This is a predicted structure of an 84-nucleotide RNA (c-di-GMP-I riboswitch aptamer) from Sporolactobacillus mangiferae. Its mean pLDDT, the model's own confidence on a scale to 100, is 86. Taxonomically the source falls in Sporolactobacillus (Bacteria, Bacilli, Caryophanales, Sporolactobacillaceae).
[in-house]
RNA sequence: CAAUCGAAAUGGCACUCCUAUUGAAAAGUAGGGUCGCAAAGCUACGGGCCUAAGGUGAGGAACUAUGGCGGCCGGGUUGCCGAA
Numbered sequence: 001c002a003a004u005c006g007a008a009a010u011g012g013c014a015c016u017c018c019u020a021u022u023g024a025a026a027a028g029u030a031g032g033g034u035c036g037c038a039a040a041g042c043u044a045c046g047g048g049c050c051u052a053a054g055g056u057g058a059g060g061a062a063c064u065a066u067g068g069c070g071g072c073c074g075g076g077u078u079g080c081c082g083a084a
Base pairs, nucleotide, nucleotide: 005082006081012037013036017032018031019030020029021028022027035071041077042076043075045074046073047072048069049068050067054064055063056062
C1' cells in the first nucleotide's frame, strides 16, 4: 500500500415494540428504544417479496404497480479503522 480479510479501539446505524404523523394499503417520517449490523451508506438495474387505491371483471373472487421493501439476494457506486 492492497484485500474477496476482520482482532482491538474510536465513532456510526437501529429489528421488534411504543407514541405522534402521512398514506387506500404495504410502508414512510420524527421521537423513544436496542435485536442485531463492517457497508444495516447510497442506488429499484436483475431476481425476489409486500400492498392493490385506480383499472380489468356483470359482480364477488381473481388479476394488475403507476405504490413500496436496500435490515431478502445479486449487480453498480462511495467509504472509517488496520492486529493476525